[in-house]
Context: one part of a larger RNA
RNA sequence: UGACGGGGGCCCGCACAAGCGGUGGAGUAUGUGGUUUAAUUCGAUGCAACGCGAAGAACCUUACCUGGUCUUGACAUCCCGAAAAAGCCCUAGAAAUAGGGAAGUGCUUCUUGGAGAGAUUUUGGUGACAGGUGCUGCAUGGCUGUCGUCAGCUCGUGUCGUGAGAUGUUGGGUUAAGUCCCGCAACGAGCGCAACCCUCGCCAUAGUUGCCAGCAGGUUAAGCUGGGCACUCUGAUGGGACUGCCGGUGAUAAGCCGGAGGAAGGUGGGGAUGACGUCAAGUCCUCAUGGCCCUUAUGGGCUGGGCUACACACGUGCUACAAUGGCAAUGACAGUGGGAUGCGAAGGGGCGACCCUUAGCUAAUCUCCAAAAAUUGUCUCAGUUCGGAUUGUUCUCUGCAACUCGAGAGCAUGAAGUUGGAAUCGCUAGUAAUCGCGGAUCAGCAUGCCGCGGUGAAUACGUUCCCGGGCCUUGUACA
Numbered sequence: 001u002g003a004c005g006g007g008g009g010c011c012c013g014c015a016c017a018a019g020c021g022g023u024g025g026a027g028u029a030u031g032u033g034g035u036u037u038a039a040u041u042c043g044a045u046g047c048a049a050c051g052c053g054a055a056g057a058a059c060c061u062u063a064c065c066u067g068g069u070c071u072u073g074a075c076a077u078c079c080c081g082a083a084a085a086a087g088c089c090c091u092a093g094a095a096a097u098a099g100g101g102a103a104g105u106g107c108u109u110c111u112u113g114g115a116g117a118g119a120u121u122u123u124g125g126u127g128a129c130a131g132g133u134g135c136u137g138c139a140u141g142g143c144u145g146u147c148g149u150c151a152g153c154u155c156g157u158g159u160c161g162u163g164a165g166a167u168g169u170u171g172g173g174u175u176a177a178g179u180c181c182c183g184c185a186a187c188g189a190g191c192g193c194a195a196c197c198c199u200c201g202c203c204a205u206a207g208u209u210g211c212c213a214g215c216a217g218g219u220u221a222a223g224c225u226g227g228g229c230a231c232u233c234u235g236a237u238g239g240g241a242c243u244g245c246c247g248g249u250g251a252u253a254a255g256c257c258g259g260a261g262g263a264a265g266g267u268g269g270g271g272a273u274g275a276c277g278u279c280a281a282g283u284c285c286u287c288a289u290g291g292c293c294c295u296u297a298u299g300g301g302c303u304g305g306g307c308u309a310c311a312c313a314c315g316u317g318c319u320a321c322a323a324u325g326g327c328a329a330u331g332a333c334a335g336u337g338g339g340a341u342g343c344g345a346a347g348g349g350g351c352g353a354c355c356c357u358u359a360g361c362u363a364a365u366c367u368c369c370a371a372a373a374a375u376u377g378u379c380u381c382a383g384u385u386c387g388g389a390u391u392g393u394u395c396u397c398u399g400c401a402a403c404u405c406g407a408g409a410g411c412a413u414g415a416a417g418u419u420g421g422a423a424u425c426g427c428u429a430g431u432a433a434u435c436g437c438g439g440a441u442c443a444g445c446a447u448g449c450c451g452c453g454g455u456g457a458a459u460a461c462g463u464u465c466c467c468g469g470g471c472c473u474u475g476u477a478c479a
Stems, first nucleotide, its partner, number of pairs: 001479002003476003007473007015463002019427005026319008034310002042053002064305002067302001069300002073129001077128002079125005088101005107116003131294002134292003140288002142283003145279001147277001152191006158167003171182003196271004202238001205235003210229003215226003242265001245259005321420001325379005337368003342361002347356003386417001391412007433455007
């Protein structure tokens, strides 16, 4: 100087407390461990691994296993030689592949013949080499997690100390903040904090694909038409909030408390942004890369299988156990987004998944699009009109192909489950809870993920205690 203390002081955080809803019990989805297996590819392992890499394993993916195969190789450059190509057909085969057949012959010059060039493609040979999701994340770059959006981490000059170092950065107040004020052997500065973007209200501006108040036309109905840009909305620009104003308090300061005006009040709400560093944290399987290793194989191509196994254990979800509910009926009301190998209206068929036909749309124009919780009726507390697992059967769709192993529909079946032990998690407001909708990936496949809006609470006395963190101080046989 740090680190540590079941030392002290001060302070903060859904850390506790006060509340609301869960997990832990059931069924199931998904990930992991374990076990099994020819293989169940690999990585991630306290917080900070376990709906994680994977924004989507039937083949492919795919790295694993089985079998059958290739050896300058699926891919790159160089050398030598040959042929113009792509493509098509037949045979064998599970395919990779092997064998055969038909057709075919570019450019320049020259009268055809002939000669020349090298672009691209195919093929044969030769070795230099290719190739490796093989090992090492404890050789590395890059990227990422974490403490933590915590308020810290440092430097120059000066001063003090023999020196390691100290000071500044400590102290008195204050703040979300090393934020600001005052004081002070310090005076300044840098990386962080804040300032940035969206949203919330307004003026002016611009009106098509948006809108329709007034006017006219028109219909079963409809901004449908003329017309208009007032309103909604959209776009760009501006202004608005700064403790600016008033009162109190405070050291006359920084600030704090209350009030006014205001759409908004004291960082208004949300986002992006992550200091010096810590964990030899994670990743050599994104990529890059040193070293080591393989080179007729640890490389390449293919078929089928596996990653989907199943006495069990754990994590994260979904659906429930019902009446704040189930079922039935019923033209209530959103927002974000997506769309040409696409979104697909209207019409028709089917109980339905879906199918047929096809308008419009490169989208403020057409379309996905039906929002659902809401409202009304019924059921009357039951393992039920709760719950929907499981199973049988008939179908639909995607796709070469749904057996291993997809999703969906109809009929039948109708399991556990009556609110969950010890323990444990999230959340302070348009939040929790609850309700649906969209998107990425994607042929098909979501209860996951990322977004969007609808309805919309309870509680916070407080900081004694648990956990994590910041500052000062103290002890130390630790570095």
Small-subunit ribosomal RNA, 3' major domain from an uncultured prokaryote, 479 nucleotides, folded computationally. Model confidence (mean pLDDT): 81 of 100. The RNAcentral record of the full RNA draws on ENA.